Model confidence (mean pLDDT): 75 of 100.
This is a predicted structure of a 169-nucleotide RNA (Lysine riboswitch aptamer).
RNA sequence: AAAUAAGAUAGAGGCGCAUUGAACGAUGAUUACCGCACGCUAUGGCUCCCGAUGCCGUGUGGGAAAGGCGUCAGUGCCGAAGCGGCAUUCCCGACGGGCGGGCUUGCUUGCUGGCAGUUCGGAGAAUAUCCGCCCUGCUGUCGCAGAAAUGCGGAGGGCUAUCACAUAG
Numbered sequence: 001a002a003a004u005a006a007g008a009u010a011g012a013g014g015c016g017c018a019u020u021g022a023a024c025g026a027u028g029a030u031u032a033c034c035g036c037a038c039g040c041u042a043u044g045g046c047u048c049c050c051g052a053u054g055c056c057g058u059g060u061g062g063g064a065a066a067g068g069c070g071u072c073a074g075u076g077c078c079g080a081a082g083c084g085g086c087a088u089u090c091c092c093g094a095c096g097g098g099c100g101g102g103c104u105u106g107c108u109u110g111c112u113g114g115c116a117g118u119u120c121g122g123a124g125a126a127u128a129u130c131c132g133c134c135c136u137g138c139u140g141u142c143g144c145a146g147a148a149a150u151g152c153g154g155a156g157g158g159c160u161a162u163c164a165c166a167u168a169g
Stems, first nucleotide, its partner, number of pairs: 007163005014078001016077006023071003033062007045055002048098004053094001081112003084108004090102004113139005120132004141154005
């Protein structure tokens, strides 16, 4: 230097990542559901398509929960993890079918260094929150240029330290 899918251990990035909590809080909720009163007997509506079936409405009194989220605390971590693809369990859209969506698990030699922000798209009850693309900013790291400030470029298959192995000096 090239090739072989790429040594072991430890570590760094910072509004870093995931997860747990029968801890607190808001939302959910003018809700579901229950009582009472009145009206009505199915035109309509039940949110994308088809089908036949099923399901009344308004007022008033009472009135939740789950999932999702924030804060706090704990735990495990630094391809942490997230996304995509394929398969899969369960669930939702009244019912059956289609279709769409959510979620669980597995595989993945597909993508992303990390964080923040606007538009747009998706998830969501949601203005919470999350996810994705472009763009912008900040930041760690390595390389190149430079006296420096700084600029440009690369990607986590990276970077730093130690050790091991191979080759050369």